Background
The RNA shown here (Glycine riboswitch aptamer) has 97 nucleotides. Model confidence (mean pLDDT): 79 of 100. Of the family's consensus pairs, 90% are formed in the model. It matches the Rfam family "Glycine riboswitch aptamer". About the family: This family represents the bacterial glycine riboswitch. Gene Ontology term of the family: glycine biosynthetic process.
RNA sequence: UAGAAGUAACUCUGGAGAGUUCCCUUUAUGGGGCGCCGAAGGUGUAAGAUGAGCAAGUGCUCAUUGAUCUCUCAGGCAAAAGGACAGGGCAUGGUUU
Repeated sequence: UAGAAGUAACUCUGGAGAGUUCCCUUUAUGGGGCGCCGAAGGUGUAAGAUGAGCAAGUGCUCAUUGAUCUCUCAGGCAAAAGGACAGGGCAUGGUUU
């Protein structure tokens, strides 16, 4: 001098599914009914991982963590907005040469 993996926040781009359903009204991202969706968030759980205890058998028990699976609480079912996730930027980092 160049500079990998990884890592927050911010920013740019892409980003699915399901009703432009019925009724009411004070016409409002309003309320109610039926039917649906899963990719904000959340619930539950699996494999796995970690820790502790008992045992001394490579075992058992408990706890923590844990999915795009699950539930459909929340949210959503024209557009807009939102949107898990992916890539880029900015920044950090400093393997390696």